[in-house]
Transfer RNA from an Oscillospiraceae bacterium, 73 nucleotides, folded computationally. Its mean pLDDT, the model's own confidence on a scale to 100, is 82. NCBI's taxonomy places the organism under Bacteria, Bacillati, Bacillota, Clostridia, Oscillospiraceae. Its Rfam family is "tRNA". Its family is annotated with triplet codon-amino acid adaptor activity in the Gene Ontology. The family's RNA type in Rfam is transfer RNA. The sequence was found in a public genome assembly.

RNA sequence: CGCGGGGUGGAGCAGUUGGUAGCUCGACGGGCUCAUAACCCGUAGGCCGUGGGUUCAAGUCCCUCCCCCGCAA
Numbered sequence: 001c002g003c004g005g006g007g008u009g010g011a012g013c014a015g016u017u018g019g020u021a022g023c024u025c026g027a028c029g030g031g032c033u034c035a036u037a038a039c040c041c042g043u044a045g046g047c048c049g050u051g052g053g054u055u056c057a058a059g060u061c062c063c064u065c066c067c068c069c070g071c072a073a
Stems, first nucleotide, its partner, number of pairs: 002071006010025004019056001027043005049065001051063003
């Protein structure tokens, strides 16, 4: 250099005919308890790796670049 897969809240993941981002855990507050854990309720936190393009509309389609994993050499 070539081929394939991936990059989405703090962590692990979903989001598939393009229609405005969700789940689990965690964090914080409250309830329950003598107290802790468990359990219950609530809250905050991501514009989706970068930059462009197409479109009325892009996490999703196209191009460039960056990073991670694997294959081949």